[in-house]
RNA sequence: GUCCCUGUAGCGCAAUGGGUAGUGCGUUGGAAUUCUAAUCCAAAAGUCGUGAGUUUGAGUCCCACCUGGGAUG
Numbered sequence: 001g002u003c004c005c006u007g008u009a010g011c012g013c014a015a016u017g018g019g020u021a022g023u024g025c026g027u028u029g030g031a032a033u034u035c036u037a038a039u040c041c042a043a044a045a046g047u048c049g050u051g052a053g054u055u056u057g058a059g060u061c062c063c064a065c066c067u068g069g070g071a072u073g
Base pairs, nucleotide, nucleotide: 001072002071003070004069005068007066010025011024012023013022019056027043028042029041030040031039049065050064051063053061
C1' cells in the first nucleotide's frame, strides 16, 4: 500500500428484511431482615466512533475519514 473484521449505557454484548434502542453485570432508591450478604421490586444512565448522502423513516443502506484487531506484500 491492498483486503477483511470491529466501534451501541460505567463494563461485557444484542437489536433478523430500514419501522418504539435492549439484556446481563454494575450504580441509585425501596421492600424484607436485629444487622450484613443473598433475594425481590423500581429507577436513572445512550449525540448507536465522526461527517455527509439516500429515504416518509437509518444502529441497520451508500461514500469519506478516524480508533482497535487481523491477513497479505
The prediction has a mean pLDDT of 81. This is a predicted structure of a 73-nucleotide RNA (transfer RNA) from Trichonephila clavata. Its Rfam family is "tRNA". Rfam links the family to the GO term triplet codon-amino acid adaptor activity. The family's RNA type in Rfam is transfer RNA. From the family's description: Transfer RNA (tRNA) molecules are approximately 80 nucleotides in length.